[in-house]
RNA sequence: UGAGUUAGCCAGGUGAUCGCGUUCCGUGGCAACACGGGCCGAGGAAAGUCCGGACUCCACAGGGUACAGCGCCGGGUAACCCCCGGGCGGGGCGACUCGCAGACAGGGCCGCAGAAACAGACCGCCGCCGGUCCCUCAGGGCCGACGGUAAGGGUGAAAAGGUGGUGUAAGAGACCACCGGCGCAGCGGGUAACCGUUGCGGCCAGGCAACCCUCGCUGGGAGCAAGGCCAAGCAGCAGGGAAGGCCCUCGGGCCAGGGAGCGACCCGUUCCCCCUUCUACGGGAGCAACCUGCGGGUAGGCUGCUGGAGAUGCUGGGAGACCGGCGUCGUAGAUAGAUGAUCACCGCCUUUAUGAGGAACAAAAUCCGGCUUAUCGGCCGACUCAGGCU
Numbered sequence: 001u002g003a004g005u006u007a008g009c010c011a012g013g014u015g016a017u018c019g020c021g022u023u024c025c026g027u028g029g030c031a032a033c034a035c036g037g038g039c040c041g042a043g044g045a046a047a048g049u050c051c052g053g054a055c056u057c058c059a060c061a062g063g064g065u066a067c068a069g070c071g072c073c074g075g076g077u078a079a080c081c082c083c084c085g086g087g088c089g090g091g092g093c094g095a096c097u098c099g100c101a102g103a104c105a106g107g108g109c110c111g112c113a114g115a116a117a118c119a120g121a122c123c124g125c126c127g128c129c130g131g132u133c134c135c136u137c138a139g140g141g142c143c144g145a146c147g148g149u150a151a152g153g154g155u156g157a158a159a160a161g162g163u164g165g166u167g168u169a170a171g172a173g174a175c176c177a178c179c180g181g182c183g184c185a186g187c188g189g190g191u192a193a194c195c196g197u198u199g200c201g202g203c204c205a206g207g208c209a210a211c212c213c214u215c216g217c218u219g220g221g222a223g224c225a226a227g228g229c230c231a232a233g234c235a236g237c238a239g240g241g242a243a244g245g246c247c248c249u250c251g252g253g254c255c256a257g258g259g260a261g262c263g264a265c266c267c268g269u270u271c272c273c274c275c276u277u278c279u280a281c282g283g284g285a286g287c288a289a290c291c292u293g294c295g296g297g298u299a300g301g302c303u304g305c306u307g308g309a310g311a312u313g314c315u316g317g318g319a320g321a322c323c324g325g326c327g328u329c330g331u332a333g334a335u336a337g338a339u340g341a342u343c344a345c346c347g348c349c350u351u352u353a354u355g356a357g358g359a360a361c362a363a364a365a366u367c368c369g370g371c372u373u374a375u376c377g378g379c380c381g382a383c384u385c386a387g388g389c390u
Stems, first nucleotide, its partner, number of pairs: 001386006008379003012346007020041002023038006043361001047372002050370005055223004067219005072086005087100005101214002106212002108208003122153002124149004129144006161179006180204002182201008227303004236294005244255005257273007274284003310329008348358004
């Protein structure tokens, strides 16, 4: 200098004007509220709602089954499908990165190609028998039937460990030597996963468990529209709740009064004022409107609600995730949802350069810890490889 790997950070700044939300202060107002002023007012992902918790309500003897999730080992944590460190395997020259139980318990599946996808005969090789041809014999060619053979060819991502030999009609771990793998046993190292090494055994028949399954571990359900409090209207329940007189053809009419509704009204209008025997007394039932009370509870309101596994500076422990000590800080909580707009200057990027243009992804909704995904541009630490110079 070039090409990379990895850990982290920022998410334009300042000012003016107008505007929005919570809250505080002041003034006015009975109050609702209005006006003026002050503080504060989105994110690294607030997102997807994929995991794990806090919190709330419901359920709950114990055990098992079912279902779901997870899966090398050790550690961290409130917990985790998270994080840190290690192990093994794959990739990369390397920094680094990706993955992780079991396929000799059993079932199932393996596209296309290929004869066959797990014990497979298509071609090939070999044996025997039959036919036919050549041929003096020996033998050889071709065709067919039966059988042997996984060494060779071919297909495929994958075809039954590799190399050499013995062996055989031809062959083959069938047998032998070495190498590789697997299993068992021992020794050494490590908390462990695992690693190293020695011996023995021909044990050598693939892959998929995100198909069922096996083993181990974990898991009660619903979610802030949780839950709690207050509570219009309508409906329900209980109690209270008025007074008659006259006439007739006995069904009504008239008068007066009472109650209620409507309309602006002291007025007008509409509705209601029960039964018992004619009346009175007495008794009884019930009730319109209205009034009072009650419980549940809708709309609506309040709460839950933001001080918490908090942020930050210094510091101690640890390899790290992380844990601790001391000090400091107060940082959205509005509910259909505020956090905005314009202008000026400065900074950044592009360009045709005193000019013009551009600046992402996206925005709280109970709160935290993670993961994943989106993201213009910029800053910075550590490390690797290649080349050059000293």

A computed fold for a 390-nucleotide RNA from a Chloroflexota bacterium, annotated as Bacterial RNase P class A. Model confidence (mean pLDDT): 77 of 100. Rfam family: Bacterial RNase P class A. Rfam classes the family as a ribozyme. Its family is annotated with tRNA processing, dimeric ribonuclease P complex and ribonuclease P activity in the Gene Ontology. The model forms 93% of the base pairs in the Rfam consensus. NCBI's taxonomy places the organism under Bacteria, Bacillati, Chloroflexota.